[in-house]
Context: one part of a larger RNA
RNA sequence: CGUAGGAGAUUUGAGGAAGGCUGUCCCUAGUACGAGAGGACCGGGACGGACGCAGCUCUCGUGUGCCAGUUGUCCUGCCAAGGGCACUGCUGGUUAGCGACCUGCGGAAGGGAUAAGCGCUGAAAGCAUCUAAGCGCGAAGCUCGUUCCAAGAUGAGAUCUCCCACUGGGUAACCAGGUAAGGCCCGUGGCCAGACGACCACGUUGAUAGGCCGGAGGUGUACGCACGGCAACGUGUUCAGCCGACCGGUACUAAUCGGCCGAGGG
Numbered sequence: 001c002g003u004a005g006g007a008g009a010u011u012u013g014a015g016g017a018a019g020g021c022u023g024u025c026c027c028u029a030g031u032a033c034g035a036g037a038g039g040a041c042c043g044g045g046a047c048g049g050a051c052g053c054a055g056c057u058c059u060c061g062u063g064u065g066c067c068a069g070u071u072g073u074c075c076u077g078c079c080a081a082g083g084g085c086a087c088u089g090c091u092g093g094u095u096a097g098c099g100a101c102c103u104g105c106g107g108a109a110g111g112g113a114u115a116a117g118c119g120c121u122g123a124a125a126g127c128a129u130c131u132a133a134g135c136g137c138g139a140a141g142c143u144c145g146u147u148c149c150a151a152g153a154u155g156a157g158a159u160c161u162c163c164c165a166c167u168g169g170g171u172a173a174c175c176a177g178g179u180a181a182g183g184c185c186c187g188u189g190g191c192c193a194g195a196c197g198a199c200c201a202c203g204u205u206g207a208u209a210g211g212c213c214g215g216a217g218g219u220g221u222a223c224g225c226a227c228g229g230c231a232a233c234g235u236g237u238u239c240a241g242c243c244g245a246c247c248g249g250u251a252c253u254a255a256u257c258g259g260c261c262g263a264g265g266g
Base pairs, nucleotide, nucleotide: 001152005163006162007161008160009159010158011157015149016148017147018146021049022048023047024046025045026044027043033038051106052105053104054103055102059100060099061098062097066093067092068091069090070089071086072085073084074083075082076081110144111143112142117137118136119135120134164265166177167176168175169174182261183260184259185258186203187202188201189200190199208254209253210252211250212249213248214247215246217243218242219241224237225236226235227234228233
């Protein structure tokens, strides 16, 4: 820009893409077959590998503004307690999120038409012949079936709901203007999104983010004081103290006030 008014939702599916793999073992059955050795078709079941999709309950990894321990040094006047730097100084753990080594699921079943092939009926050619007319069966392959995208599918589809038929100019087509439904800008954010746009949630009729409160969870028992010990230190107060992202609550802070676009229907 189009989809002959302007919007907001929900959709149909032409078409396209993805997927499509495979092993071992058991039963049937030590049966059919075979002198024996050996050893099935058909059918049923169990467990895997690789690959793919999804997820974070479990396990593991990461977890550089979480907690603790600890070395050297500088600083906060000193003690004590802390802070900075040294690869995050080093070390031990670790929430959320992300991930796989973890967890769940998938390839199908089934229908249709076929290939090689196997047949029925059957002439040309009194026989024979699956083929010449006709008919049937038959593959991981084709097609439908499963998943995803999808009406720029210009063949531009469908359903529901909302807004109305304005003002000025013009003979008219049309032009201009303020609006409607609605949209955008702007702001608070996103761990349902994301390179940026976009998408999603929210904007006081408010829990969108921060703060605060509670909880979960992580570290692992803080500082100070008291007691014991010459002291290093120990014990008590203390399952303490501190704490990122998690789950809730709460308007304390910030989403203020606003601006712009947007139909009049061949």